[in-house]
RNA sequence: AUCAGUAAAAGGCAAACCUUGUUGAAAAAGAGGGGCGCAAAGCUACCAGGUCUAAGGCUUCGGCUAUGACGGCUGGGCUGUCUGA
Numbered sequence: 001a002u003c004a005g006u007a008a009a010a011g012g013c014a015a016a017c018c019u020u021g022u023u024g025a026a027a028a029a030g031a032g033g034g035g036c037g038c039a040a041a042g043c044u045a046c047c048a049g050g051u052c053u054a055a056g057g058c059u060u061c062g063g064c065u066a067u068g069a070c071g072g073c074u075g076g077g078c079u080g081u082c083u084g085a
Stems, first nucleotide, its partner, number of pairs: 002085004012038002017033004022029002036072001042078003047075003050070003056065003
């Protein structure tokens, strides 16, 4: 440097759910608890697709729309721990 992840070890992260006199229009995010899981569950949404929301805008009043989100939805890119070859 490349490939692989059966087992182990050292650490790491943390779903649902609960709390919140945190942020937000919402989706969601932050903080504390929790632990389903994860070898990238690290980063990238100005890489592509997908999903959620719809303040504002438009509207035939049914809705439509991302400039707001999700990297723990998929693929790609960048970086990286341990073990083995």
A computed fold for an 85-nucleotide RNA from Halobacillus locisalis, annotated as c-di-GMP-I riboswitch aptamer. Rfam family: c-di-GMP-I riboswitch aptamer. Rfam's curators write: GEMM was predicted in a large-scale screen for bacterial structured RNA regulatory elements. The sequence was found by an Rfam model in a public genome assembly. NCBI's taxonomy places the organism under Bacteria, Bacillota, Bacilli, Bacillaceae, Halobacillus.